[in-house]
RNA sequence: GGGCCCAUAGCUCAGCUGGCUAGAGCCACCGGCUCAUAACCGGUCGGUCCCUGGUUCGAGUCCAGGUGGGCCCA
Numbered sequence: 001g002g003g004c005c006c007a008u009a010g011c012u013c014a015g016c017u018g019g020c021u022a023g024a025g026c027c028a029c030c031g032g033c034u035c036a037u038a039a040c041c042g043g044u045c046g047g048u049c050c051c052u053g054g055u056u057c058g059a060g061u062c063c064a065g066g067u068g069g070g071c072c073c074a
Base pairs, nucleotide, nucleotide: 001073002072003071004070005069006068007067010026011025012024013023019057028044029043030042031041032040050066051065052064053063054062
């Protein structure tokens, strides 16, 4: 220098071909159970979907550029 992939909650990730209010598990917190703790059960909090534009009635999803990370080639 060239090519490909990834970026969504504190962490690990899902989100299939664009459709109203964005989800799971873990963690944290509250409650139940227990003499108590762990485990188990129920619930709650938590997200400008990396950034900036564009397309569209409507974008996490499509397009362009940028940033960061990973892999391959030279």
Molecule: transfer RNA
Organism: Desulfobulbus sp.